RNA sequence: UGCCGAGAAAGGCAAACCCGUCGCGAGGCGGGGACGCAAUGCUACAGAUCUCCGGGUGGAGAUGGCUGGGCCGCCGAA
Numbered sequence: 001u002g003c004c005g006a007g008a009a010a011g012g013c014a015a016a017c018c019c020g021u022c023g024c025g026a027g028g029c030g031g032g033g034a035c036g037c038a039a040u041g042c043u044a045c046a047g048a049u050c051u052c053c054g055g056g057u058g059g060a061g062a063u064g065g066c067u068g069g070g071c072c073g074c075c076g077a078a
Stems, first nucleotide, its partner, number of pairs: 004076002012037002017032006035065001041071003045068003048063006
């Protein structure tokens, strides 16, 4: 340095659900809460799923905790 990832340590994130709030909606944000996570950090580029509009093979959106790609990254037993 690369692969790899422990009944390791330190720190980090936070599903369901509840409250508030924004949105027609999928969902977002804040607080509580922890099922999980070494990329469950970032990115809608490709696929996938979902929502709304529409006559439509069209348009506008959502999900990064679905898969792949790109970028970045803590720790160190075997």

A computed fold for a 78-nucleotide RNA from a Gammaproteobacteria bacterium, annotated as c-di-GMP-I riboswitch aptamer. Taxonomically the source falls in Gammaproteobacteria (Bacteria, Pseudomonadati, Pseudomonadota). The model forms 100% of the base pairs in the Rfam consensus.